[in-house]
Predicted 3D model of a 120-nucleotide RNA (SAM riboswitch aptamer (S box leader)) from a bovine gut metagenome.
RNA sequence: CUUAUCAAGAGAGGCGGAGGGAAUAGGCCCUGCGAUGCCCGGCAACCUCUGCGAGCUGCAAAGCAAUUCGCAAAAGGUGCCACAUCCUACGGAAGAGCAAAUGCUUUUUCGAAAGAUGAG
Repeated sequence: CUUAUCAAGAGAGGCGGAGGGAAUAGGCCCUGCGAUGCCCGGCAACCUCUGCGAGCUGCAAAGCAAUUCGCAAAAGGUGCCACAUCCUACGGAAGAGCAAAUGCUUUUUCGAAAGAUGAG
């Protein structure tokens, strides 16, 4: 850089002691009834391996699909295990409130950006 996924799932265990939920801001939360972290344990099934199954076109010969697709399993490589990627920050659409005003606030929804993870 490309591509797929990101509202499901995962412990009343050990160590350890103070902050933590990526970064900035705002919000909302978790945390000495010991969080974050490490180990064990577990969850999932992205990649590899393994098992089972499979098509489309054509009268036919034959051609294509396939370095493919589906299901299962979980041995290997990762990943993950509060909250939607905790929510919002940018843009579109629709609605509501305030205001004399093309303005402000807010809700829902779609998309983008950023980020995370796998594979390349």